Small-subunit ribosomal RNA from an uncultured bacterium, 1484 nucleotides, folded computationally.
RNA sequence: AGAGUUUGAUCCUGGCUCAGAACGAACGUUGGCGGCGUGCCUAAUACAUGCAAGUCGAGCGAGAAAACCGGGGCAACUCGGUGAGUACAGCGGCGGAAGGGUGAGUAAUACAUGGACAACGUACCUUCCAGUCGGGGAUAACCCUCCGAAAGGUGGGCUAAUACCGGGAAUAAUGGCCGGAGGCGGCAUCGUCUCCGUCCCAAAGAUGCAAAUCGCUGGAAGAGCGGUCCAUGGCCUAUCAGCUAGUUGGUGGGGUAACGGCCCACCAAGGCGAUGACGGGUAGCCGGACUGAGAGGUUGAACGGCCACACGGGGACUGAGACACGGCCCCGACACCUACGGGUGGCAGCAGUAGGGAAUAUUGCGCAAUGGGCGAAAGCCUGACGCAGCGACGCCGCGUGGGGGAUGAAGGCCUUCGGGUUGUAAACCCCUUUCAUGAGGCAAGAACACUGACUACCUCAGGAAGAAGCACCGGCUAACUCCGUGCCAGCAGCUGCGGUAAUACGGGGAGUGCGAACGUUGUUCGGAUUUACUGGGCGUAAAGGGCACGUAGGCGGCCCUGCAAAUCAGUCGUGGAAUCCCGUCGCUUACCGGCGGAACGGCGGCUGAAAAUACAGGGCUCGAGGGCGCGAGGGGUGACUGGAACUCCUGGUGAAGCGGUGAAAUGCGUAGAUAUCAGGAGGAACGCCGGAGGCGAAAGCGAGUCACUGGCGCGUUCCUGACGCUGAGGUGCGAAAGCUAGGGGAGCAAACAGGAUUAGAUACCCUGGUAGUCCUAGCCGUAAACGAUGGACACUAAGUGGGGGGGGGCUUGCCCUUCUCUGCUGGAGCUAACGCGUUAAGUGUCCCGCCUGGGGAGUACGGCCGCAAGGUUAAAACUCAAAGGAAUUGACGGGGGCUCGCACAAGCGGUGGAGCAUGUGGUUCAAUUCGAUGCAACGCGAAGAACCUUACCCGGGCUUGAAGUGAAGGUGGUAGGAACCGGAAACGGCAACGACCCCGAAAGGGGAGCCUUCAUCAGGUGUUGCAUGGCUGUCGUCAGCUCGCGUCGUGAGAUGUUGGGUUAAGUCCCGUAACGAGCGAAACCCCUGUCUUCAGUUACCAACGGGUCAUGCCGGGAACUCUGGAGAGACUGCCCAGGAGAACGGGGAGGAAGGUGGGGAUGACGUCAAGUCAGCAUGGCCUUUAUGCCUGGGGCUACACACGUGCUACAAUGGCCGGUACAAAGGGCUGCAAACCCGCAAGGGGGAGCCAAUCCCAAAAAACCGGCCUCAGUUCAGAUUGAGGUCUGCAACUCGACCUCAUGAAGGCGGAAUCGCUAGUAAUCGCGGAUCAGCACGCCGCGGUGAAUACGUUCCCGGGCCUUGUACACACCGCCCGUCACACCACGAAAGUUUGUUGUACCUGAAGUCGUUGGCGCCAACCGCAAGGAGGCAGACGCCCACGGUAUGACCGAUGAUUGGGGUGAAGUCGUAACAAGGUAACC
Repeated sequence: AGAGUUUGAUCCUGGCUCAGAACGAACGUUGGCGGCGUGCCUAAUACAUGCAAGUCGAGCGAGAAAACCGGGGCAACUCGGUGAGUACAGCGGCGGAAGGGUGAGUAAUACAUGGACAACGUACCUUCCAGUCGGGGAUAACCCUCCGAAAGGUGGGCUAAUACCGGGAAUAAUGGCCGGAGGCGGCAUCGUCUCCGUCCCAAAGAUGCAAAUCGCUGGAAGAGCGGUCCAUGGCCUAUCAGCUAGUUGGUGGGGUAACGGCCCACCAAGGCGAUGACGGGUAGCCGGACUGAGAGGUUGAACGGCCACACGGGGACUGAGACACGGCCCCGACACCUACGGGUGGCAGCAGUAGGGAAUAUUGCGCAAUGGGCGAAAGCCUGACGCAGCGACGCCGCGUGGGGGAUGAAGGCCUUCGGGUUGUAAACCCCUUUCAUGAGGCAAGAACACUGACUACCUCAGGAAGAAGCACCGGCUAACUCCGUGCCAGCAGCUGCGGUAAUACGGGGAGUGCGAACGUUGUUCGGAUUUACUGGGCGUAAAGGGCACGUAGGCGGCCCUGCAAAUCAGUCGUGGAAUCCCGUCGCUUACCGGCGGAACGGCGGCUGAAAAUACAGGGCUCGAGGGCGCGAGGGGUGACUGGAACUCCUGGUGAAGCGGUGAAAUGCGUAGAUAUCAGGAGGAACGCCGGAGGCGAAAGCGAGUCACUGGCGCGUUCCUGACGCUGAGGUGCGAAAGCUAGGGGAGCAAACAGGAUUAGAUACCCUGGUAGUCCUAGCCGUAAACGAUGGACACUAAGUGGGGGGGGGCUUGCCCUUCUCUGCUGGAGCUAACGCGUUAAGUGUCCCGCCUGGGGAGUACGGCCGCAAGGUUAAAACUCAAAGGAAUUGACGGGGGCUCGCACAAGCGGUGGAGCAUGUGGUUCAAUUCGAUGCAACGCGAAGAACCUUACCCGGGCUUGAAGUGAAGGUGGUAGGAACCGGAAACGGCAACGACCCCGAAAGGGGAGCCUUCAUCAGGUGUUGCAUGGCUGUCGUCAGCUCGCGUCGUGAGAUGUUGGGUUAAGUCCCGUAACGAGCGAAACCCCUGUCUUCAGUUACCAACGGGUCAUGCCGGGAACUCUGGAGAGACUGCCCAGGAGAACGGGGAGGAAGGUGGGGAUGACGUCAAGUCAGCAUGGCCUUUAUGCCUGGGGCUACACACGUGCUACAAUGGCCGGUACAAAGGGCUGCAAACCCGCAAGGGGGAGCCAAUCCCAAAAAACCGGCCUCAGUUCAGAUUGAGGUCUGCAACUCGACCUCAUGAAGGCGGAAUCGCUAGUAAUCGCGGAUCAGCACGCCGCGGUGAAUACGUUCCCGGGCCUUGUACACACCGCCCGUCACACCACGAAAGUUUGUUGUACCUGAAGUCGUUGGCGCCAACCGCAAGGAGGCAGACGCCCACGGUAUGACCGAUGAUUGGGGUGAAGUCGUAACAAGGUAACC
C1' cells in the first nucleotide's frame, strides 16, 4: 500500500466482497508447563444455606450455667468455692450515610471542563481561647402476673449512668437576636472590623496511689468532605411545529444549613421555540479503551472519578450527615411459617442454587500484609483486602530434544515405468536434561514482641525419556497431484465450482500457514476520498428547485479614525491518579511493576498587539439606483376592425357519379351530390412578410387599429451615496390535459359506431362522430416545465455571422471604433469520454437547491393542499451483484451509399408427372450392422454386399485364445499329415508316411517345433469426434487477414487497410502520419494453342530406289505429321484519342494467340464444439468361458408409402435396315488376345502376336449415302412376365450379368415449385479406365458434332467495402415486455379483537410530614400544700398524596375472514410493446 467482481474488450461512475487490527466473547477440533491479568454482556429474574458491621466493662446497672474442688445427706439432692464480675441480654456512646454491588431509571434535578456562593453545612482530626457550679425525676435490664401456636405484647414492682430534665440572680463572650455609632472594602442586594446598649444560651464524667490521660461544654480558625448556582460541551427523530397555568415575573409570607415558585396568598400576562421548544425513541456520564497516517468513527467490561438504584411504589424518623442495600412505616406483587387468629422475608455484598442463555468460576484459606470501625490499650470485627481454586478467556515466556547419519531402507503416494517424493526424516551412533516427576534444603515479604494464609529460589536422582495440533492449498492468497462422485452428493467470503479425466465436492499422498493452539461465528474501526472538515460531486453516470419576487440568515466596494468581541503573543492557574509515549530501574527474560519526564490537543485569569473581520464615528463614487435625451421589439391587458380558407343555408347551371385507399369498402348522390356561379350565416385560426430574426423571468408571444401598461438597449455623467448579491420558510406566475358554472361550437377530434387489414386487430388506414379544443369567472400546479447546464460578480487567445444603438473618417457607401443581445468554428484549460470553450462544463469568490448501488418506489402509512382527478412531503420489510455513463471492435437492421457472383433478368436444356436403377426416411423383421442429416446428408463412406467382405441375426464350437514374451514340465515315431471316419462347417479322431539345426562314429545330449501348466497379457468395427492427432467439408478463388516500427488515444483501440480513381483482385496509381513487411490475390508449376531447335523408333513418308491386288511393306530419308526435351513468343511493347503528364479503360495495327489467351493444380486469418474413435493413430471408460475368436445358414437385396440423384422414353431434327467415313485417352502376363472355325446370339473352340508409339482390347458413335415407316400408344417406348440359353464362380433359390424367342405395362413433354449452363460452354454422340472371379444407368477420364442469350442491376439469394443506429456479443434462430396460471416470501388495507405507554376530567385516599383541634382520654421532671396549672401525648379533623377506580382521548405494537399490489422461482399460457426506421420513430 491495495485486490476481486458489471464488458467480447476499454475507460469512468458505482455498489458488493476480501486481505489488517481488536474483543469481558462463544462454538468446533486439539491440548505439556509457568507468570501476569481476566471471567453473567442474557432475567434490575427468583433465591435454600453460611458468612459480609460491629465495638467499647476505662460510661451504667444487673449478672449466669456446664464443669471441677470442698462440706452435708443412704440417696434424690443441697450448701460453699473456682469457673467469673466471664458469657448472653440490657441502658448509654461511637460506627451501621464508609467500604462492597449493580446500571434498572435518567437526554438533565445527571456527567465533563471552567467559574461563583457577599446565599451555605460539617461528627470524627489539628491549632488556639474560655469553661466544666449545684441539683432533680425517671426508665430498660431484672422480678412478679397475664395474653399469644409463634412473632411478640399487657399490667404491676425495683434500679444506674458520659441516658434525661428543670431550677439556682449558676457563670458567661470574642457567640446568637435586636438597636445605635464609626473605620475599611466591595460586586447590585452588601462584606468585614471596632465600640456601645438590652436580652438569651453550656457542660459528664471515667481510669489511675499519683502524675496524668481519655472524655465533656461554649467560641474562633484549619484541613478534608459535602450542598447550591452559572457558562460551555457531548445521541437519533420535523412522517413530533407549536409548547406552557406554578406556567413567566412581582409583592408579602412559609420553609431550608442555604438562594430560589422550593411552597402558599394576591397581582400582572408573561415565558420557550426553526441556533429545533414540545413530543417520541435510545442511553448511566467521564478519565479512558479499540481502530485510524491523521481528522475522525465506535465504545464506556476490568482500574479510577461522579451519578442513580437496593423486590415495585410512596413516606418520613433518627442523625453532623440518609429519605438510608444487610433501619422504620404504609400500599402492592411474590415466597415461606401458621394452631388460620396471625406473622416473617428481600444476595444489583462473598460464595452458592434454580431459571434464562451460545456463554461466564469455589457454598476455599487468612486477617500475616494494606486499609477501615470501635476501644486508653490489649484486642475484637472486616467475603474491603491479601492469597489460593476453576476456565488456553487474553497477553507474555519456555518446552516437546541436540549433533552425526544414504543402501537415499521399508511402507505410503505419484509415475512418461526410467524414476520421483515423503527424506536426514526414520532406523542406527554420540550428547544434553530446560520443564515436568521424585527426594532434600530454604528465604524476602515484619516498620513491630508474639505472629506468614500464600510462595519464589537452590541442590540431587533417573531417562529422550511424560509433552503437537489445527486450518488451508481455482483466483483474490502462500501451497498440486491421484482416486471416488457425475448439476448427484456437496462446497461457497466475493467471483463462482459439480452435467465422466473436478488442483474448487469427498478421501489418500504431497505441500503452505500458524503453533499449545488453530479455525469458525458474532461485533467495532480500517481499507471506504462509499457522507468527502482534512477529502466528493450534480450537461449525458445518482444529483439544478418549472420560473420569479422576497423574509430570516449567510456573504459583501474604496479611504480615515476609534474600540478590542473574535484573532495573535507572553505569562499565571487549572487540565486528579492510573492509562498512552520516552528514559531508567526491579522480577532469570518478556508480559507486569517502581521512579522520573513528556504529554494531556482543553478551559479560565492577567498583560499586551491592531494588519485583516465584527462593532462605532466620519468621508468617497467605480457597485446599485435615479434624472434627462434617443431607440428597437409577435412583452402584457382590454376594446374595435379585416380578408383568405372552411362548413352550413338559399337560388342558378349541370349531369352521374363523388369520396376514399396499398387495394377496397363503409359513407354521400337521380328527393340532383361532387363540380361551378351568385347571395347569406357562423365559428376558429391569422398565409405571404417570416429569418439558427425579435420580445419575455419562465410558461410563452405572430392579421390590423386604438387605449392603458411592464421590461430592455444606447447616449449624457446631472442626483443619491454601498442603498449590494443570494435567498431556508413564504408569496406570486406557471404549457397541455383535466374539473365547476354559464356561453359558444366552423374545422379538428379522445370515447364511441361502422368499413377494411389480420390467425386475431378492442390498433396502425378509411367513413362518421361526442366530450374537448374557443370565450367569461374560478380551480388544478404538473411536463423530456431541457441548454436535461441555479443565481451574481471578476478574470482568461482568436476568427466569422445576425439583431439594436452610439462615435469617428471619408471618395456617401464603404472603412475604423464602442456598448449590448443572439449564433457558429475554435486555442489554452477542463472532462471518463462525448464534448464545453468570454453566452464555460476554464480560473476564482459568495449564496441557495439537490445526490450517495439497482429493484421495491416517487410507492405505503401519516401530515398538508385539492370539488374530484390527484399533487406535495416521503419510508421500510424483502430482494439482486449488479444497475449505469461514454467510447471501442464486431454482428445485425423490414438503415443508407458503392460493388461483385449463372444472383436475378435474357436464353438453352432439365428435375417435379411415367417406368426402371440407385441412395435416404419410414415401416417391417430374428437381423434388415454402422455412420453421414439445411445449403455443406440422401449414385455419400461403398473405385463392385451371392459365400468372403460383414461389423448384424439364428445356430454350432474355442477360452492365454487367430499373433507375441518369459518360466517350468513333457514330447522322435514328435510336428505335420494326401486319404479315411463323424460333422452343415468349424472342429475332433485316426492309418500309412514322416521331417529340421548343433556336438557326437554311434548311443546319447542340446536346440527349434509341438503339447500341458503358470505368469505378464492378447483381443474388442464396444463407448466418448463434446477428451484428441491426422485428414476433410463449408463460407470461398471470396479479397480479404495481419505484423514491425512510428504516430494518435488514459484505454479498449485507431492509423496503415480510410479517401479520389482503377482492377478479376488490399490489382495498380494518386493523395495521405504514416513508413515498410508478411499470409492470401497475381506470378512461379502442369496441360493446351503458334513457331524454332535438338533427337528420329515401334511413330512419319516429301524427294530417290525396290516391292505388292493393296498397305511405310522394304532400302532409305530426317523434310512434314507426330513423339518429347530445350527454347522463342504476349509485355498494354506500338499507334490514336480519353484520363490527373498517373494507374487504367476504349479503339486500332501487327500477331497462332491481346489485355489473366483457355483449363488445371494451388484454398489466407478464421467460422461452424461441422464430419470422421468404422480408414489409421490415440487418452479415458467399459468388456475378458465374452462386447473376443472360428464356423454353417440368413440378413444388409424386406415394402402400404415419402423424398433426393439418375437412366430410358413419350417419337419424324425420329425409329428400323443396309452401306460408307473420321477420334482421343487409356488398359493388357493368375493379362489383352488376332486370324480362322462353330453358334441367330451371349458365347465356345483356337491360339498367331504382344511385358506393347511395334501386338491385342478396338467396332468409335452421332454424322454421311440409300431404302422403308407417316402420326398411330404406332415399325414410338421398352417395363413386366414366360420359355430356352451363355459366362463367371465351391456355389447364381433367397440374390449376378449377358443372349435368343415370346410378352409388350405406364408413358402423348409433366401442378405448385425447382436445377444446370456465358463457348469449344450448354446440348448431344460414342470410347476408355479404376474397383473387379462375375456384376455400372454410378464414378473418374477421353474425344466427335456443336448452339442460343446477357437490355440491364429495380427485385430474390449469397458475398465485399464505407457509413449509420443498437438495450445484440453463445452476436436477430439475438434481446426483451405485460397479463394469466402455480409455489414461496415480506409488506399495505380491513369489520374488528388485543398488549403496552400516556393525556384529560372525576372518585377513592394507606403510611406520613405539616396545620387546626386536643372539652370528656393519658402523663415522672417545672409552679403549687393540694385541687389544679404550665407543657406534652394519644385521638379527631384538614391540605398534600402512593396504589386503586370510573369515563373519554392519543400513540407504539400484536393479531384478523377477506383484499391490494410487490419480490423471487431451468425449461407453463397468450400475444410482440421496446432495442436496427424494431417494421405506426421513441419518450415525458